Overview: The RNA shown here (c-di-GMP-I riboswitch aptamer) has 75 nucleotides. Rfam family: c-di-GMP-I riboswitch aptamer. About the family: GEMM was predicted in a large-scale screen for bacterial structured RNA regulatory elements. Gene Ontology term of the family: cyclic-di-GMP binding.

RNA sequence: CUCCGAUAAUAGCAAAGCUAGGGCGACCUAGUGACGCAAAGCCAGGGGUCACACUGUGACAGCCCAGCCACCGAA
Numbered sequence: 001c002u003c004c005g006a007u008a009a010u011a012g013c014a015a016a017g018c019u020a021g022g023g024c025g026a027c028c029u030a031g032u033g034a035c036g037c038a039a040a041g042c043c044a045g046g047g048g049u050c051a052c053a054c055u056g057u058g059a060c061a062g063c064c065c066a067g068c069c070a071c072c073g074a075a
Base pairs, nucleotide, nucleotide: 004073005072012037013036017032018031019030020029021028022027035062041068042067045065046064047063048060049059050058051057052056
């Protein structure tokens, strides 16, 4: 350094539900809340799913792949 990932340490994210707001909608934002996550960080390029004012615009990265980037270090 790479792979790998612990009943380690330190930090991090935050499902469902609820509240408020936005959106036709999928969903999004904030708060609350923790089911989980070693990339549950970024990215909509490929596949997939979903929505609609449906054939062409959108949503989802906590579905998979590709790409980019990162903390720790037992076996």